[in-house]
Molecule: RNase P RNA; transfer RNA
Organism: marine sediment metagenome
RNA sequence: GAAGGGCCGCGGACCGGCGCUAGGCGCGUGGUUCGAGGAAAGUCCGAGCUCCGUCGGGCAGGGUGCCGGGUAACACCCGGGCGGCGAAAGCCGACGGAAAGUGCCACAGAGAACAGACCGCCUGCAGCUGGUGCUGUGGGUAAGGGUGAAACGGUGGGGUAAGAGCCCACCGCCCGAGCGGGUAACCGUCGGGGCACGGCAAACCCCACCCGGAGCAAGGCCAAAUAUAGGGAGAGUGGUGGCCCACCGCGUUAUCAUCCCUGGGUAGGCCGCAUGAGGCGUCGGGCGACCGGCGUCCCAGAGAAAUGGCCCACUGAACAGAACUCGGCUUACGUCU
RNA sequence: GCCGACGUAGCUCAACGGUAGAGCGUCUGAUUUGUAAUCAGAUGGUUGGAGGUUCAAUUCCUCUCGUCGGCUCCA
Numbered sequence: 001g002a003a004g005g006g007c008c009g010c011g012g013a014c015c016g017g018c019g020c021u022a023g024g025c026g027c028g029u030g031g032u033u034c035g036a037g038g039a040a041a042g043u044c045c046g047a048g049c050u051c052c053g054u055c056g057g058g059c060a061g062g063g064u065g066c067c068g069g070g071u072a073a074c075a076c077c078c079g080g081g082c083g084g085c086g087a088a089a090g091c092c093g094a095c096g097g098a099a100a101g102u103g104c105c106a107c108a109g110a111g112a113a114c115a116g117a118c119c120g121c122c123u124g125c126a127g128c129u130g131g132u133g134c135u136g137u138g139g140g141u142a143a144g145g146g147u148g149a150a151a152c153g154g155u156g157g158g159g160u161a162a163g164a165g166c167c168c169a170c171c172g173c174c175c176g177a178g179c180g181g182g183u184a185a186c187c188g189u190c191g192g193g194g195c196a197c198g199g200c201a202a203a204c205c206c207c208a209c210c211c212g213g214a215g216c217a218a219g220g221c222c223a224a225a226u227a228u229a230g231g232g233a234g235a236g237u238g239g240u241g242g243c244c245c246a247c248c249g250c251g252u253u254a255u256c257a258u259c260c261c262u263g264g265g266u267a268g269g270c271c272g273c274a275u276g277a278g279g280c281g282u283c284g285g286g287c288g289a290c291c292g293g294c295g296u297c298c299c300a301g302a303g304a305a306a307u308g309g310c311c312c313a314c315u316g317a318a319c320a321g322a323a324c325u326c327g328g329c330u331u332a333c334g335u336c337u
Numbered sequence: 338g339c340c341g342a343c344g345u346a347g348c349u350c351a352a353c354g355g356u357a358g359a360g361c362g363u364c365u366g367a368u369u370u371g372u373a374a375u376c377a378g379a380u381g382g383u384u385g386g387a388g389g390u391u392c393a394a395u396u397c398c399u400c401u402c403g404u405c406g407g408c409u410c411c412a
Stems, first nucleotide, its partner, number of pairs: 001333001004312005010035007017027004037319001041330002044328005049215004061211005066080005081095001082093004096206002101204002103200003118145002120141009153171006172195001173193004178189004219271004229262005237257007264411002267409001278297008338408007347361004355392001362380006385401005
């Protein structure tokens, strides 16, 4: 996500006209005027509105999740931080907590969470061999190989029998109510510690915050018609009758109102329902989302449901069409930027 | 219009996040003179589609497509 003019057609409103059972209704009868979208869609969020419930609060259940702001509100938007990708411009991110606890980590593999030794490397002893060595057995090791999505910090150097934060430098990590900047997330810097704490919370969960439920077929009014029909529930409230009692009250019991199910009737009208968190213009504030002032406009409203066709003019296309109303998100789509 | 549920083999349904199974069916063989029944074996899957979380998704999350069900008024 956009189009000027003309003709015809359709729906609403208003003013007429005509008809009737007459301040009402009907009518394709004339005039004026208005008449689909950026998504009207999906119904995924958030509200308004209505009814029911409700002192307040909690549990359960659901949702949101870096920080600050915007807003009626939001899971949306804006700005910032951090992380990832990129040469950059920039783009993307369901982005709290894994040292609160529980659980899971198949297969492979020696070992899968306070782990582990298969091959390998080094070595003591014994045997064999002329000998470098080979075999057996005992130990050290985690650098290398191998398995895996993941193997208990990384790179380089020193060191060692071989190795190892064993030691050192840098990076990473943890601790510090340190210092500086910032509203904050966080950033920078300084000091200390050889290093413990693997992953999964779109697993249970913890922490912080939010949420009562249902939906315009909500709900209200009028009219018409039917069997004040049958069954059940009993917490509260009210009416009526019975019992108790000298009487009232209290109590108790039955029934009706009440609520639910079945059955019955009607397929009519009006309101809700079109002035709104509204559109446009302009001025001001704000980086921005947005907010405020002033002016101006009224801009679809059905109830089987209105938007279409032709011409000027080669094209007006794609996705698609209001149904209580807004704010978002998402999805669909020819063309242009 | 509003609300809800469900999509897995040809059909009806299962399946703690760890190789998707069962019954019926279909096909082949055996049994029978033949058929049915029975027995043995085989066959068959984009778990509606697309993304995401995770080492791993039928399963958890999001979007989307489709199917089914319920909801009017009066007394």